A computed fold for a 471-nucleotide part of an RNA from an uncultured Bacteroidota bacterium, annotated as small-subunit ribosomal RNA, 3' major domain.
Context: one part of a larger RNA
RNA sequence: UGACGGGGGUCCGCACAAGCGGAGGAGCAUGUGUUUUAAUUCGAUGAUACGCGAGGAACCUUACCUGGGCUAGAAUGUGAGUGACGUUUACUGAAAGGUAAAUUUCUAGCAAUAGACACGAAACAAGGUGCUGCAUGGCUGUCGUCAGCUCGUGCCGUGAGGUGUUGGGUUAAGUCCCGCAACGAGCGCAACCCCCAUCAUUAGUUGCCAACGGGUUAAGCCGGGGACUCUAGUGGAACUGCCUGCGUAAGCAGCGAGGAAGGGGGGGACGACGUCAAGUCAUCAUGGCCUUUAUGCCCAGGGCUACACACGUGCUACAAUGAGCGGUACAGAGGGUUGCGACACAGCGAUGUGAAGCUAAUCUCUAAAAGCCGUUCUCAGUUCGGAUUGGAGUCUGCAACUCGACUCCAUGAAGUCGGAUUCGCUAGUAAUCGCAGAUCAGCCAUGCUGCGGUGAAUACGUUCCCGGACC
Numbered sequence: 001u002g003a004c005g006g007g008g009g010u011c012c013g014c015a016c017a018a019g020c021g022g023a024g025g026a027g028c029a030u031g032u033g034u035u036u037u038a039a040u041u042c043g044a045u046g047a048u049a050c051g052c053g054a055g056g057a058a059c060c061u062u063a064c065c066u067g068g069g070c071u072a073g074a075a076u077g078u079g080a081g082u083g084a085c086g087u088u089u090a091c092u093g094a095a096a097g098g099u100a101a102a103u104u105u106c107u108a109g110c111a112a113u114a115g116a117c118a119c120g121a122a123a124c125a126a127g128g129u130g131c132u133g134c135a136u137g138g139c140u141g142u143c144g145u146c147a148g149c150u151c152g153u154g155c156c157g158u159g160a161g162g163u164g165u166u167g168g169g170u171u172a173a174g175u176c177c178c179g180c181a182a183c184g185a186g187c188g189c190a191a192c193c194c195c196c197a198u199c200a201u202u203a204g205u206u207g208c209c210a211a212c213g214g215g216u217u218a219a220g221c222c223g224g225g226g227a228c229u230c231u232a233g234u235g236g237a238a239c240u241g242c243c244u245g246c247g248u249a250a251g252c253a254g255c256g257a258g259g260a261a262g263g264g265g266g267g268g269a270c271g272a273c274g275u276c277a278a279g280u281c282a283u284c285a286u287g288g289c290c291u292u293u294a295u296g297c298c299c300a301g302g303g304c305u306a307c308a309c310a311c312g313u314g315c316u317a318c319a320a321u322g323a324g325c326g327g328u329a330c331a332g333a334g335g336g337u338u339g340c341g342a343c344a345c346a347g348c349g350a351u352g353u354g355a356a357g358c359u360a361a362u363c364u365c366u367a368a369a370a371g372c373c374g375u376u377c378u379c380a381g382u383u384c385g386g387a388u389u390g391g392a393g394u395c396u397g398c399a400a401c402u403c404g405a406c407u408c409c410a411u412g413a414a415g416u417c418g419g420a421u422u423c424g425c426u427a428g429u430a431a432u433c434g435c436a437g438a439u440c441a442g443c444c445a446u447g448c449u450g451c452g453g454u455g456a457a458u459a460c461g462u463u464c465c466c467g468g469a470c471c
Stems, first nucleotide, its partner, number of pairs: 008471006015462002019425005026316008035306001042053002064302007076125003081119003086103007105116004127291002130289003136285002138280003141276001143274001148187006154163003167178003193268004198236007208225002212223003239262001242256001243254004318418001322377007334365003339358002343354004384415001389410007431454007
């Protein structure tokens, strides 16, 4: 000077408390450990690993295993030489590949030749998801969106260093005010950026329809219109600006005014100096080491999907605030031409056949679901729950045995609210309900990232637990 203390003071945070809903018990999905295996590729491991890298493992992916093959090699350049490349056929093989046969060039030029293209010996440069993240760059997690971390000059101290940055107030904040041997400054905070909430204006098509006209069983359907909604550009608007009280000030309080919004309006992006030799050599790059008829490359099949068990994260339930059936409303945000596919017909259905429109505010995915109305069930392992299994199918794809999703019929397991313990959340939040997208042939998505619908309870307070800040 720091760090630490079951030392003190002050303060903050879903940290506790007050509440609401879960996890821990069941079945299943998924990740991990362990075990097994020829292989179950590798990495991630308290918080900060475990629905994580993986935003798509049947082949491919693929890095693993078994077997078959290649050795200047799978790619690119230089390249003697060949003339084609390609196409067809035969044999062999699981394929990769190997062997053999047939056929075959273009442009300029009389030609020699030059050029294009393809194959290609030798040689030079290969390759490695092999090791080291404790040799590294880059990127990332975390403390933590916590309020801190420093510098110049001056002053103090022999010096390390201190002061400033402490103190009194205040703030979400080293935010601001006052004081002070300090005076200033930088990186952070805040603001400048984006979205949402309000208004004005500009522009009206594919969007809209108030007035006018036409028209329909109905419908902005048509003429037309720019008012409104909306779309998407530009501006305005909020600053404790005004009032009252407290205060020297900064500021605080107000069921004050006005206002769409009030004291940071809500959300996002944004992460200081640094910490953890944190993570990543398997995104990529890269030093060193190792390998070179193999630790490289090609291929077929298998494996990554195993299963005594243990843990994490989820989904579905255990029911009546419910389940089934019939009827009937109301979103937002996205995607679509190898695509989305209306509509009609066939099928109980997954789906199939035909097919309009749409490169999309035009057409389509698209049915929103919870909700509301009516009705059945009457507390039971049930008209709850749906695992498991049998059968029959549909679709994608060379190919669904290992190992896909979906449909129909049958089957109908555990489960009656979960021990110790533990997690999330303070408002359009929790809870609950559905919708879309990326990846993607298909899909093991209950995951992830977004979107809207319905919509709570509670916070006395800071003694205690955890983390953090200052003295």
It matches the Rfam family "Bacterial small subunit ribosomal RNA".